Annotation:
Model confidence (mean pLDDT): 75 of 100. A computed fold for a 343-nucleotide RNA, annotated as Bacterial RNase P class A. Rfam family: Bacterial RNase P class A. It is annotated as a ribozyme. Rfam's curators write: Ribonuclease P (RNase P) is a ubiquitous endoribonuclease, found in archaea, bacteria and eukarya as well as chloroplasts and mitochondria.
C1' cells in the first nucleotide's frame, strides 16, 4: 500500500419565528375552561408481534391424556427457544464464520432418474470347465449414496481370507466440573440415507391479554345481620278521604346509564449514568449522581437563515429482557489476518 476479519458508536448541526401534547407556576372564569410564562416531548430499531417475564382476571389436591416448544456441556439471568465461555462437526491459506448438535439394532413411510444390482447385487469382466454349469466384489460403468479405506501377503481368480496403518465399534487408564480429548488393549467389522417425515426418549408449558382489569354513582330480586311493631315515615296527584308499603347495614345475581377514558391501571423501573471491586466473559456487588413522552382521535410539526460530509430506515399506545427484519453517510479500536513493496 492492497485485500479482508472482528468489535464498538453515531443517526445532519446551530439560530430565529409560528403551532401542538401532557406538566408546573401565576392570573382569570359563566367552573366547562381560558390566558401568560417556564422547563419538557419518539427509536436504534418505537417495526414484525416470534420467544421469555412482570402485572391483571379466571381456573387449579395430585396425576394422566391430548397439544405445543425445545434437545452437546458448563455457567449467566426474574425467565427464555436468549446470552457468555467451551466441546464436536462443516467451510476458509488465515483472522474467523456457520450449525435445530438426542435416537435409524422399537416400529412405519420415503429414496425420482440412471444403473445388472439401492440393502442386498453377476451387465461387462476375471478364474475353473469341452460344454452344461460353477466360483469371484478386485477392475469398468451408473448414481447424492455401491457393501470400511489403502498397501502387502494369499488365491485357479478373488475376497478382512490374513497382516500393518487409518477409520469404526467395545473396554480400560489418564486429563477435564462436564461435553469431550489423548493413550493403550481388544473385535475382522451384519450392513445405506432421511426424524425442521410419522414416531420413540428426555425437559418445559393452566387459559386469556391493558378493549387485561379496578373504583365511583341508579334500579330490581335473593340471602344474611341489626333495629322496630305505628301516634312516626314513604308512595299513589298539591290537599282531604281512601288504598298500598317496615327501616338500616353487608354480600351476591341481573338490568341499564354517565361511558368503548369519569378516575385508576399509566409509567420510578429486573431504570439510566459514572467510579471502584469480583469474574476470561455473559453478569454480579458496593458507592455517588440523575429524574428525561404518557396521549385516547390520539401531540412531538411547519417556515426562514447559515454551515457541511447533503442527511437512510422509520414513528411511542401497559412495562421490561431478547430474537428477527429495515437502514444513507460517517467515526473509533494502543484489535487481528493474508499478500505485495521498501528499509
Nucleotide at each position: 500500500c492492497g485485500a479482508g476479519c472482528g468489535g464498538a458508536c453515531u443517526a445532519c448541526g446551530c439560530g430565529g419565528c409560528c403551532g401542538c401534547g401532557g406538566c408546573g407556576u401565576a392570573c382569570u372564569u359563566u367552573c366547562g375552561g381560558g390566558u401568560a410564562c417556564g422547563a419538557u416531548g419518539a427509536g436504534g430499531a418505537a417495526a414484525g408481534u416470534c420467544c421469555g417475564g412482570g402485572c391483571a382476571u379466571c381456573g387449579c389436591a395430585g396425576g394422566g391424556c391430548a397439544g405445543g416448544a425445545c434437545g452437546c456441556c458448563u455457567g449467566a439471568u426474574a425467565a427464555c427457544g436468549u446470552c457468555a465461555g467451551g466441546u464436536g462437526a462443516a467451510g476458509g491459506c488465515g483472522a474467523c464464520u456457520u450449525c435445530a448438535a438426542g435416537g435409524a439394532a422399537a416400529g412405519u413411510g420415503c429414496a425420482a432418474c440412471a444403473g445388472a444390482a439401492a440393502u442386498a447385487g453377476a451387465c461387462c469382466g476375471c478364474c475353473c470347465g469341452c460344454g452344461a454349469g460353477g466360483g469371484c466384489a478386485a477392475g469398468g460403468g451408473u448414481g447424492g449414496a455401491a457393501a470400511g479405506g489403502c498397501g502387502a501377503g494369499g488365491c485357479a481368480a478373488g475376497a478382512g481370507c490374513u497382516c500393518a496403518c487409518c477409520g469404526a465399534c467395545g473396554g480400560a487408564u489418564u486429563g477435564g466440573u462436564a461435553a469431550c480429548a489423548a493413550u493403550c488393549c481388544g473385535u475382522g467389522c451384519c450392513a445405506u440415507g432421511u426424524a425442521a417425515a410419522c414416531c420413540c426418549c428426555g425437559u418445559c408449558c393452566g387459559a386469556u391479554g391493558c378493549a387485561a382489569g379496578u373504583u365511583u354513582g341508579g334500579g330490581u330480586c335473593u340471602c344474611u345481620c341489626c333495629c322496630g311493631c305505628a301516634c312516626a315515615g314513604g308512595g299513589c296527584u298539591g290537599c282531604c278521604c281512601g288504598c298500598c308499603c317496615g327501616g338500616g347495614g353487608g354480600a351476591g345475581a341481573c338490568c341499564g346509564u354517565g361511558a368503548a377514558u369519569a378516575a385508576c391501571g399509566c409509567u420510578g423501573g429486573a431504570g439510566c449514568c459514572u467510579g471502584c471491586c469480583g469474574g476470561c466473559g455473559a453478569c454480579g456487588g458496593c458507592a455517588g449522581g440523575c429524574g428525561u413522552a404518557g396521549a385516547u382521535a390520539a401531540a412531538u410539526g411547519g417556515c426562514c437563515g447559515c454551515g457541511c460530509a447533503c442527511g437512510a430506515c422509520a414513528g411511542a399506545a401497559c412495562c421490561c429482557g431478547g430474537c428477527u427484519u429495515a437502514c444513507a453517510g460517517g467515526u473509533c479500536c494502543g484489535g487481528c489476518u493474508c499478500g505485495g513493496a521498501u528499509u
It was read from a public genome assembly, where an Rfam model found it.